Molecule: transfer RNA
Organism: Candidatus Parvarchaeum sp.
């Protein structure tokens, strides 16, 4: 310059074929219980679809550029 794979809480990961419930799950953080303290354990909370357009009643999902990461051609 061409091609492919992929991007969801602070971290990991599910859902994307087959477009619908309030995006789930561990984990960390924070809060209360426990406990003489602290760990562990138990309960409740906070927090996520790289970004911009389009289809569609309805998009993490399907098209389309665009930004990152990584692999292969030249």
């Nucleotide at each position: 310059g061409g091609g492919g794979u992929c991007g969801u809480a602070g971290u990991a990961u599910a859902g994307c074929u087959u477009g619908g419930u309030u995006a789930g799950u561990a984990u960390u953080c924070c809060a209360g219980g426990u406990u003489u303290g602290g760990g562990a354990c138990c309960u409740g909370g906070c927090g996520a679809c790289g970004g911009g357009g389009g289809u569609u009643c309805a998009a993490a999902u399907c098209c389309u550029c665009c930004c990152g990461a990584c692999c292969c051609c030249a």